Context: one part of a larger RNA
RNA sequence: UGACGGGGGCCCGCACAAGCGGUGGAGCAUGUGGUUUAAUUCGACGCUACGCGAAGAACCUUACCUGGGCUCGAACGACUGGUGGUACUCUCUCUGAAAAGAGAGGGGACCCGCAAGGGUGCCAGCCGAGGUGCUGCAUGGCUGUCGUCAGCUCGUGUCGUGAGAUGUUGGGUUAAGUCCCGCAACGAGCGCAACCCCCAUCCUGUGUUGCUACCCCGCAAGGGGAGGACUCUCAGGAGACUGCCGUGGAUAACACGGAGGAAGGCGGGGAUGACGUCAAGUCAUCAUGGCCUUUAUGUCCAGGGCAACACACGUGCUACAAUGGCGCGCACAACGGGAAGCAAGGCGGCAACGCGGAGCUAAUCCCUAAAGUGCGUCUCAGUUCAGAUCGUGGGCUGCAACUCGCCCGCGUGAAGAUGGAAUCGCUAGUAAUCGCGGAUCAGCAGGCCGCGGUGAAUACGUUCCCGGGCCUUGUACA
Repeated sequence: UGACGGGGGCCCGCACAAGCGGUGGAGCAUGUGGUUUAAUUCGACGCUACGCGAAGAACCUUACCUGGGCUCGAACGACUGGUGGUACUCUCUCUGAAAAGAGAGGGGACCCGCAAGGGUGCCAGCCGAGGUGCUGCAUGGCUGUCGUCAGCUCGUGUCGUGAGAUGUUGGGUUAAGUCCCGCAACGAGCGCAACCCCCAUCCUGUGUUGCUACCCCGCAAGGGGAGGACUCUCAGGAGACUGCCGUGGAUAACACGGAGGAAGGCGGGGAUGACGUCAAGUCAUCAUGGCCUUUAUGUCCAGGGCAACACACGUGCUACAAUGGCGCGCACAACGGGAAGCAAGGCGGCAACGCGGAGCUAAUCCCUAAAGUGCGUCUCAGUUCAGAUCGUGGGCUGCAACUCGCCCGCGUGAAGAUGGAAUCGCUAGUAAUCGCGGAUCAGCAGGCCGCGGUGAAUACGUUCCCGGGCCUUGUACA
């Protein structure tokens, strides 16, 4: 100087408390351990691995296994030699699961040069290839985490023999090393904040979206004429700064209350992650040193596996019902996506879906809501709850759904009656609850990333648990 303490002081954080909903019990989905296997490819392992890499494992992917092939190789560069109906291309036959191998026939070139010849191509050889083989304890890059925590340092000066200290400590204050005051310090840098984006109010401009607001047409529908007012669209601007008033305070910073205001005292959210820590993660995104391999650890193909199942754990979904289930009627979104695409009305089918195809290069057309609400029914029952499992028939994608896809109908209806010890999330348009969109994608979403609808309860307080910041103290630790 640090680190540590079941030392002290001060202060934060859904850290506890207060409250709401869960997990832990059930069934299923998914990841992992284990076991099994010819293989169940590999990585990730407290917080910071375990719906993680995987934003799509039937083939492909694929890295694994079994079997069948190829070796200058599936792709590329240099050199040497060879080849000229050659390169390239079309058709056919045989073997084969394919890859590939063997054979027959047809068409048929290009560039430089007068030519010889050279180049491209092809064949052979050789130097280089190739490797998701090893080492993240050789690395770059990228990332997680402490942590959006308020810290981490430097120059000069001063103090100390020195390591180092001071500044950065102190009194207040803040979300903040934020600001004020003081002070042997005075300044400065990386962080904080602000500058950037979205949301909330208004103004200006814009009007093939919106509006009967006003006029006309129309049975009706903003459907048409017309209009730019309103909603909205997208650009630009205004607005919030403790600016104003009061009180407290050191006449400071600031705190509390008030006015006005769409909005206050960092308005809500995002992007943004200091010096560093964990020899943290990744050699399988990529790059790369070293090592290893080279008729195989490379490469091509078929089939299988990654989907196994006596178990164990994590993350989820659906429930256990009446604030509910079922039936019929009625209502209201936003973000997005759509031309090998989204597909309306119509027709067929109980349905999945099929037929057909208006419109849409999309503020113009389409995908497009559910909870809710009105009426009816069920009456506490393992039930008109719940839907696992299994049987059967069908639909869709795709060369192909046996291993191993999704969906629909009928039948079957299991466990489950609120879940031990323990444990998680959340402080407001949040939790809870309801549906919708998108990426990936032929097909496949209970996962992920977004969107809107309905919309709470509680916070006395900081003693305690966990993590963190500053000062101080002890130490046989570095």
A computed fold for a 478-nucleotide part of an RNA from an Elusimicrobiota bacterium, annotated as small-subunit ribosomal RNA, 3' major domain. Taxonomically the source falls in Elusimicrobiota (Bacteria, Pseudomonadati). It was read from a public genome assembly.